[in-house]
Molecule: c-di-GMP-I riboswitch aptamer
Organism: Nitrospirota bacterium
């Protein structure tokens, strides 16, 4: 240094819910609040899920989820 990821250490982050506020809607933001998190830090390229809109129907636009896999890229520690 890489893999790895521990009853180790030193830190982070924030589900559900609530109150405000944006948005048609998913959902998001702030703020309180832990279910949890070893890459729950970032990225929407592919997949799925979820929303709007077109539709007889297949399909198609537009929009979300990074805490649903992939992968991409950035990081603390240093036991086995």
């Nucleotide at each position: 240094c890489a893999c790895c990821g521990a009853u180790a250490a030193u830190a982070g982050c924030a589900a559900a819910c609530u109150g405000c506020c944006g948005g048609u809607a998913a959902c998001g933001g702030c703020a309180g609040g832990a279910c949890g998190c070893a890459u729950a830090g970032c990225c929407a390229c592919c997949g799925g899920c979820c929303c709007u809109u077109u539709a007889a129907a297949c399909a198609g636009a537009g929009g979300g989820u990074a805490g649903c896999g992939g992968g991409g890229u950035c990081g603390c520690c240093g036991a086995a």